The prediction has a mean pLDDT of 85. Small-subunit ribosomal RNA from an uncultured bacterium, 1459 nucleotides, folded computationally. It matches the Rfam family "Bacterial small subunit ribosomal RNA". Rfam 15.1 lists 42,628 matches to the family in 10,626 species. Rfam links the family to the GO terms structural constituent of ribosome and ribosome.
RNA sequence: GAUGAACGCUAGCGGGAGGCUUAAUACAUGCAAGUCGAGCGAGAAAUUAGGUGCUUGCACUUAAUGGACAGCGGCGCACGGGUGAGUAACGCGUACACAAUCUACCUUUCAGAGUGGAAUAGCCCCGGGAAACUGGGAUUAAUACCGCAUAGUAUUAUGAAACCGCAUGGUUUUAUGAUUAAAGCUCCGGUGCUGAAAGAUGAGUGUGCGUACUAUUAGCUAGUUGGUAAGGUAAUGGCUUACCAAGGCUACGAUAGUUAGGGGGCGUGAGAGCGUGACCCCCCACACGGGUACUGAGACACGGACCCGACUCCUACGGGAGGCAGCAGUAAGGAAUAUUGGACAAUGGGCGCAAGCCUGAUCCAGCCAUCCCGCGUGCAGGAUGACGGCCCUCUGGGUUGUAAACUGCUUUUAUUAGAGAAGAAACCCCAAGAUUUAUCUUGGGCUGACGGUAUCUUUUGAAUAAGCACCGGCUAACUCCGUGCCAGCAGCCGCGGUAAUACGGAGGGUGCAAGCGUUAUCCGGAAUCACUGGGUUUAAAGGGUACGUAGGCGGCUAAUUAAGUCAGAAGUGAAAUCCCUGGGCUCAACCUAGGAACUGCCUCUGAUACUGGUUAGCUAGAGUUUAGGAGAGGGGAGUGGAAUUUCAGGUGUAGCGGUGAAAUGCAUAGAGAUCUGAAGGAACACCAGUGGCGAAGGCGACUCCCUGGUCUAAAACUGACGCUGAGGUGCGAAAGCGUGGGUAGCAAACGGGAUUAGAUACCCCGGUAGUCCACGCCGUAAACGAUGUCUACUAGUUGUUGGUCUCCUUGAGGGAUUAGUAACGCAGCUAACGCAUUAAGUAGACCGCCUGGGGAGUACGGUCGCAAGACUAAAACCCAAAGGAAUUGACGGGGGCCCGCACAAGCGGUGGAGCAUGUGGUUUAAUUCGAUGCAACGCGAAGAACCUUACCAUCCCUUGACAUCCUCAGAACUUGAUAGAGAUAUCUCGGUGCCUUCGGGAACUGAGUGACAGGUGCUGCACGGCUGUCGUCAGCUCGUGUCGUGAGAUGUUGGGUUAAGUCCCGCAACGAGCGCAACCCCUAUCCUUGGUUGCUAACAGAUAAUGCUGAGAACUCCAAGGAGACUGCCGGUGACAAACCGGAGGAAGGUGGGGACGACGUCAAGUCAUCAUGGCCCUUAUGGGAUGGGCUACACACGUGCUACAAUGGUCAGUACAGAGGGUCGCAAACCCGCGAGGGUAAGCUAAUCCCACAAAGCUGAUCGUAGUCCGGAUUGGAGUCUGCAACUCGACUCCAUGAAGUUGGAAUCGCUAGUAAUCGUGGAUCAGAACGCCACGGUGAAUACGUUCCCGGGCCUUGUACACACCGCCCGUCACACCAUGGGAGUGGGUUGCUCCAGAAGUAGCUAGUCGAACCUUCGGGAAGACGGUUACCACGGAGUGAUUCAUGACUGGGGUG
Repeated sequence: GAUGAACGCUAGCGGGAGGCUUAAUACAUGCAAGUCGAGCGAGAAAUUAGGUGCUUGCACUUAAUGGACAGCGGCGCACGGGUGAGUAACGCGUACACAAUCUACCUUUCAGAGUGGAAUAGCCCCGGGAAACUGGGAUUAAUACCGCAUAGUAUUAUGAAACCGCAUGGUUUUAUGAUUAAAGCUCCGGUGCUGAAAGAUGAGUGUGCGUACUAUUAGCUAGUUGGUAAGGUAAUGGCUUACCAAGGCUACGAUAGUUAGGGGGCGUGAGAGCGUGACCCCCCACACGGGUACUGAGACACGGACCCGACUCCUACGGGAGGCAGCAGUAAGGAAUAUUGGACAAUGGGCGCAAGCCUGAUCCAGCCAUCCCGCGUGCAGGAUGACGGCCCUCUGGGUUGUAAACUGCUUUUAUUAGAGAAGAAACCCCAAGAUUUAUCUUGGGCUGACGGUAUCUUUUGAAUAAGCACCGGCUAACUCCGUGCCAGCAGCCGCGGUAAUACGGAGGGUGCAAGCGUUAUCCGGAAUCACUGGGUUUAAAGGGUACGUAGGCGGCUAAUUAAGUCAGAAGUGAAAUCCCUGGGCUCAACCUAGGAACUGCCUCUGAUACUGGUUAGCUAGAGUUUAGGAGAGGGGAGUGGAAUUUCAGGUGUAGCGGUGAAAUGCAUAGAGAUCUGAAGGAACACCAGUGGCGAAGGCGACUCCCUGGUCUAAAACUGACGCUGAGGUGCGAAAGCGUGGGUAGCAAACGGGAUUAGAUACCCCGGUAGUCCACGCCGUAAACGAUGUCUACUAGUUGUUGGUCUCCUUGAGGGAUUAGUAACGCAGCUAACGCAUUAAGUAGACCGCCUGGGGAGUACGGUCGCAAGACUAAAACCCAAAGGAAUUGACGGGGGCCCGCACAAGCGGUGGAGCAUGUGGUUUAAUUCGAUGCAACGCGAAGAACCUUACCAUCCCUUGACAUCCUCAGAACUUGAUAGAGAUAUCUCGGUGCCUUCGGGAACUGAGUGACAGGUGCUGCACGGCUGUCGUCAGCUCGUGUCGUGAGAUGUUGGGUUAAGUCCCGCAACGAGCGCAACCCCUAUCCUUGGUUGCUAACAGAUAAUGCUGAGAACUCCAAGGAGACUGCCGGUGACAAACCGGAGGAAGGUGGGGACGACGUCAAGUCAUCAUGGCCCUUAUGGGAUGGGCUACACACGUGCUACAAUGGUCAGUACAGAGGGUCGCAAACCCGCGAGGGUAAGCUAAUCCCACAAAGCUGAUCGUAGUCCGGAUUGGAGUCUGCAACUCGACUCCAUGAAGUUGGAAUCGCUAGUAAUCGUGGAUCAGAACGCCACGGUGAAUACGUUCCCGGGCCUUGUACACACCGCCCGUCACACCAUGGGAGUGGGUUGCUCCAGAAGUAGCUAGUCGAACCUUCGGGAAGACGGUUACCACGGAGUGAUUCAUGACUGGGGUG
């Protein structure tokens, strides 16, 4: 875009079209084919006239008119109308042919129509039957039937001649014989009849070409193919029969199967095509299923006949009737398709002389938005931008929106009233005229279903008339609410898990519009079957390879031909349709006229370049001959050495062998080792090479024989002999199979040993088929260059193999050429990778193959095979991908380089014990919450008895404990008492404040009202901020340029170097940014300045002693500012670099040591319970207050610590040396008391001044003597101290007593590289009290680092990738469950069909001895023709048997798909 459509929502009008696509299912009822009296007999009703009877209007009768029902006869019924079941066919289309034909009615021409006869229906009578129908008898007519006559150019037999053609042959003329005709009627005008010829029309037959799919249909055919003869037909013909011959069709697709009416056309498309065959037109076929003939000009006949069958109906049960795929209509089926209408007025048909009759053909109307076309639902103005709705950043704005209201205008359509067609011209009738008397012309008259319709005028008044779909992208059109992976949407991608432009609603918008969407189907886009117009190295796709048949294609020259090709002409290509130009409906749709077109087929004439055919030549393709060359080319026979193994013998002794390590195995019965000899089989080291040969598979010791191909050189010869190649045939690795040999080594299967969770494996020890040979099969491989064969052309360079030629300087030389084989590379090609004279370039010829992935190279069928299996080769169903090449990452039990307490080397721990603390788990009314690998677990918590506190129980409050606003009242506040667990409540004592312009105001308290408060309620996966981690790892990027189709790359890679993307060099890159480093702080040395509360060397004084004092400013120290370190210097290495190594000097040396500082990013990492915050939720509670309890529980598990297990120690006594901190609600000296914790009292100190505050390990001495101890201190009992309203749940400490486990800790695991580990003590924050934790401080003070193989983590480069949520990835198969389609399957049930039989209705033909037998003949006896009957042949239905094929179904079963 389209439709014979359907469905959903909606609907004003008109015109033109169309309307059972399904059940060729079954049909009630009505209608659809009759007509002619001018063919015939008979003649009802009625009318007229006469007669008779008479009752004077009735009956009967005669004649005429009349013409019904029925009959004989003629014509029609073979047309028109319907349907598409069958048919793959001369059925249809197209072009021819009939010298092989027929044709009623119609037209023309010629000739004729004489004379006789016998019947029969009807009617009448008598029957049978329920009916349908039918029997007998008598009588009768014809344009019905029959005889005779006549007849030619008809038919037929036998001849003759001429002419012609297209093969048989045809035409014309002619001779002789034989045969066949007729009908009347009449209005007197005519009409009808017979024979013959011709025309027209219609029909029949034949032929060329075209006409669906399947080869998983490859062979089919006995009347089959042909001939002769006969029959039959209108006519040819195996159309039929007899005989003879053995043919005919087929890979250019026979036969079989499936599907299907064909065409003009229709839809789409730029076209070529593809799809289709409704309506209209042409042809065919069919008429309930099947068969058959009759009649006829024509049928094997839709509304005829006979028979069989199924079905329906009637019946008196004996018998009968019927055929809507005609028009309406009914039922059924279905998603679905209309009225039991009007009229013959028009057009056409049948009959008729005609009038006319008939006509569901036709013309009209009705129903249906089914389609096409047209019209309308108003137009103009109108801003306060109204109300309402919706939205927002909400005192307001935006939008709906000039939209509405309102004002003016118009009246198509609908409505009212009126007028009112065309389609009609004939036939016929009347009149006139002409006339060839057949007829014609003119005038008038008659005839309309549609229909009072179209159309016109008119009344009224905006009055009567808008919906549907969509709004994430494709694709025009966006917001809010609801919902919360639910409900739902969806054409594809995909949306929805609490902020959905995607679901549902709303507002707004977009598109189309009396329609709009959806579904179905077709074409297009799709170059996605590619003729136009595709591909095949890697995406699907080159056959394993060669030879070769058919076929396709084919070198140069000339002649000829004219098949292809080209041109012209003629015929045809129906009409309609399409297109163009006109015309008619107001336009359009629609109708109509003319033209063009119909791209085709056929015939004739011409042209001859090319192709083809024929003929004659040529040598450039191809081949042959001659002479040489190389080679693992093939086959056969023989020979050889090395090695393995076995056997025999010698020597010899204890192991050998094997592995990561072992074991099985062999060996004292003598192995292994070694020497000698023998046997046997298989394979041929070095040479050896991107070397050679071969079509491919493949071929490797040497010699001989046979043999194929190839290369080179130069001549001669043949003369296109060529290329490709469907089928076909040969060859064809390995494995495998068969028969017979052979068997050294190796070695599936198998046995044993190991490894392992297991190990039907990898490793080891054995070992059989096999590997080898001969013969025969198999016929496949990643049979690969994943690249078919042949030919030509298109820059080069280099290596190598085999030839030939040539040059000289004769060499391991140079040059040329040719046939191979390799590496690189230009143009060109390619999606890229890459290919590139050995093409994947440019062209030609031929063949094979491909068309999304899976199912599946599978099933079924077939062929081959001994088998294994091979070849050929689907479908259902499932998915929206599968795939290629390249890119960036990530990853690898890939590679290279390099780091880190990463390993290693060390020291000390954890894991075992007791306790502390945190977590899990469990428990509980509650044990609040969070943190969960590293990177949670002495974490938030720098400190839970109440408080904290968020949890639980109970009791209370409701504008609230807290903030703002409003109103009223009151100072605020507070003493005491009572009740209560308390919050709280009541009573009570005290108290009247501050500022003031005197109006009031501010603060506070109480009460009230509502806005609101409040929430440690949820979401860290809505967020901000902050933090952890990779990681203090060295990385992460940008601009411009360049390269690439692009993603991207380059820079940032490379060579060095560094702690470092640190620096240097190089480089299609040049620069830059965030990181690194440095700048900052502490510390190590020195200097300067300053000198109290710190210091004290010299001087002086004093003391028991002390910087205690005077004094000093040197020292230490304090705290401010400087200096110093930069690879600066020297040597070496390095590339003349960067840098590294060593050294000097120096307090310090190569970032001196520490700290702060954390790139782009990752982990939806952590935190809504610090804080802030969107959304949601609670609001007499999820808010607030109070008391008590809980966070402290305890079979258990884990983390982090402390104390230990002891002698490098414990205990006791003595004695020495820090740093950094803290202190007024505080630190507290000294003194007294207490064993002690502590108490009492109290100086000093707001601190370099006083206090905490004795540092401890250490050192000196004593004791203990290896033990559950003089170790260890848990636990428990008792007694206390302190803090605090309060130590019961639930604090710390002290003293006395008690004295548990524990004797150095399994697997595993942690920290640390120097003032570090280890060890020792000290202080602080928090804090009333409560550290073994945390943070900080100093004292003592080690060991080790060969090194980077390994474990872990990280950086750079590279490589592979099927990963990208990125290896915690992806993903394979079995098993279990559910569903889906499918194969096999004992079978079972249908359809179609072959063959062999049985059977045989109706009918036709043959025969006929039975019965009958009007016309003609007769010798009157009969005969002839004929009918019936019988029978034979053919044959429908039906039946039997046996096959084939197809569909459905089937217990069970196989694989497949999805979840």